[in-house]
RNA sequence: CACAUUGCCGGAGAUGGGAUCCUCCUGGGCAGUCCCCGAACCUCCUUCUGGAUGAUGAUUCCUAACAAGAG
Repeated sequence: CACAUUGCCGGAGAUGGGAUCCUCCUGGGCAGUCCCCGAACCUCCUUCUGGAUGAUGAUUCCUAACAAGAG
C1' cells in the first nucleotide's frame, strides 16, 4: 500500500410512527464536501387499461381509513 474478515456508524426491507428481533447494502469519483455517481429497496394479476391484497420483513403497540357489532 492492497486484499479479506470482524466490529462500530449509517442506510434499506410496496401506504404513517415507537419498541424488539431477523435479513440485506454500506462502494466509487472529484478542482469542489452544503459536491457527483452508485448499492440494498420500490407487491401481485392484466384483455394494457384496469383489477387485487396490505399501514409489520416478523412480533407488538399507537395513529389514519374502512366494515360489523355492543353500550

Fluoride riboswitch aptamer (crcB RNA motif) from a Thermoplasmata archaeon, 71 nucleotides, folded computationally. The coordinates come from a structure-prediction model, not an experiment, and the mean pLDDT is 75.